Record summary:
The prediction has a mean pLDDT of 82. Transfer RNA from a Phycisphaerae bacterium, 77 nucleotides, folded computationally. The sequence was found in a public genome assembly. The source organism's lineage runs through Bacteria, Pseudomonadati, Planctomycetota and Phycisphaerae. Its Rfam family is "tRNA". Rfam describes the family as follows. Transfer RNA (tRNA) molecules are approximately 80 nucleotides in length. It is annotated as a transfer RNA.

RNA sequence: GGCGGUAUAGCUCAGUUGGUUAGAGCGUGGGAAUCAUAAUCCUAAAGUCGCAAGUUCAAGUCUUGCUAUCGCUACCA
Numbered sequence: 001g002g003c004g005g006u007a008u009a010g011c012u013c014a015g016u017u018g019g020u021u022a023g024a025g026c027g028u029g030g031g032a033a034u035c036a037u038a039a040u041c042c043u044a045a046a047g048u049c050g051c052a053a054g055u056u057c058a059a060g061u062c063u064u065g066c067u068a069u070c071g072c073u074a075c076c077a
Stems, first nucleotide, its partner, number of pairs: 001073007010026004019057001028044005050066005
């Protein structure tokens, strides 16, 4: 340099045929319970869906460019 994958909550990940409110587990805050702690139960907060543009009535989802990262591969007196 070329090809391919990935990017969604603090972490690990779902998200169907594009359809209007974006989710789960863990973690965190608050509460219950306990003599107390852990476990357990209830509850709350937390999101530029990597960035930008395009298509569309409507985009996390489709298209293009870029960025980051992972893998394969080519070249290197």